[in-house]
Overview:
The prediction has a mean pLDDT of 87. A computed fold for a 350-nucleotide part of an RNA from a Patescibacteria group bacterium, annotated as small-subunit ribosomal RNA, central domain.
Context: one part of a larger RNA
């Protein structure tokens, strides 16, 4: 390499755009690069196969013909794949009329609820915990009543629900904004699919520089527990968590399942349309589309499952994997402030 594979055994790039490059609808002409058929030259000997010959046979020698790839070059064919001209609309866009929706970005603004201050009021305990003790409290605490500050997150509504390419996204209002679905079939005319290098995005924790800081809360300090107890459990508490800007690029970034198209029994939710029956009208019922969840026929899997949201049946593309360990680690390179991140190995060993 050839194969074989990727949900759990190794093995789907965290996710999208997207170049080159691979693939790619329908038909009607042309052409004749791929591609067929068929012919000429060449494909040194020696090798190999086939018939005759020589060593006594063989092996081994020798002669004669043949096979066989490949190039080139003529002739011919036109399905199919290319090209190059033309036309179509079912792929994909555009348009119009409705829909939903925690998509995103920015301003504002609302309660409830902890904490803190203050003022009344009131006295002796409060807190914590399996118990305890550190801790607060007569310089007046906890309780309560009112008024204030401030930061953070948003009970119920809520859902197997919605929205997003992924991360993710949740009071409430307006402003900008991005996608998506149904329906009509108006318009364009294959514009498609994937996608190696790039590039954009990308939770938490980390970093930087400057605010912020109520609660929580690594590290830290104390109080317990315990043979110890650097934990678990209790009082505190600093970074952080929050904001603006700029970085990191990684997560069991999961559905552990790339993306795209087309086929394939059924049942049940439910969420957004559309169209019919019913109806005075809501319900309700049947057809479809597009999403999201359950079960289950064929099939398919080592099982355990999956089963139209396929792991079932096929086709294109891309990434990936090839015994544990060493090791996602060493060295080099590329990114970074650092933390490291990425890429990515052998000795040697069972």
């Nucleotide at each position: 390499u050839u194969g074989g594979g990727c949900g759990u055994a190794a093995a789907g790039c965290g996710u999208c755009u997207g170049u080159a490059g691979g693939c790619g609808u329908u038909u009607u002409g042309a052409u004749a690069a791929g591609u067929u058929a068929g012919g000429u030259a060449u494909u040194a000997a020696a090798g190999u196969c086939u018939g005759g010959g020589g060593c006594u046979c063989a092996a081994c020698c020798u002669u004669a013909g043949a096979a066989a790839u490949g190039u080139a070059c003529c002739u011919a064919a036109a399905a199919c794949u290319g090209u190059c001209a033309g036309a179509a609309u079912a792929g994909a866009g555009u348009c119009a009329u409705g829909a939903a929706g925690a998509g995103g970005c920015a301003a504002g603004u609302g309660g409830a609820a902890u904490u803190c201050u203050g003022u009344g009021a009131g006295u002796a305990g409060g807190g914590g915990u399996a118990a305890u003790a550190u801790c607060c409290g007569u310089a007046g605490a906890u309780c309560c009543a009112c008024a204030g500050a401030g930061g953070a997150a948003c009970a119920c509504c809520a859902a197997a629900a919605g929205c997003g390419a992924a991360g993710g996204c949740a009071g409430c209002u307006u402003g900008c904004u991005g996608g998506u679905c149904a329906u009509g079939u108006a318009c364009u005319g294959a514009c498609g699919c994937u996608g190696a290098g790039a590039g954009a995005c990308g939770a938490a924790a980390g970093c930087g520089u400057g605010g912020g800081g109520a609660g929580c809360g690594a590290a830290c300090a104390g109080g317990a527990u315990u043979a110890g107890a650097u934990a678990c459990c209790c009082u505190g508490g600093u970074a952080g968590u929050c904001c603006a800007c700029g970085c990191c690029g990684u997560a069991a970034a999961c559905g552990a399942u790339g993306g795209a198209u087309a086929c394939u029994c059924g049942g049940u939710g439910u969420u957004g349309g559309a169209g019919g029956g019913c109806u005075c009208g809501a319900c309700c019922c049947c057809u479809u589309c597009a999403g999201u969840g359950c079960c289950u026929a064929a099939g398919c899997u080592a099982a355990c499952g999956c089963g139209a949201u396929a792991a079932g049946u096929a086709u294109c593309c891309c990434g990936c994997c090839u015994g544990g360990g060493g090791a996602g680690u060493a060295c080099g390179g590329u990114c970074g402030c650092a933390a490291g991140a990425u890429u990515a190995a052998a000795a040697c060993u069972c």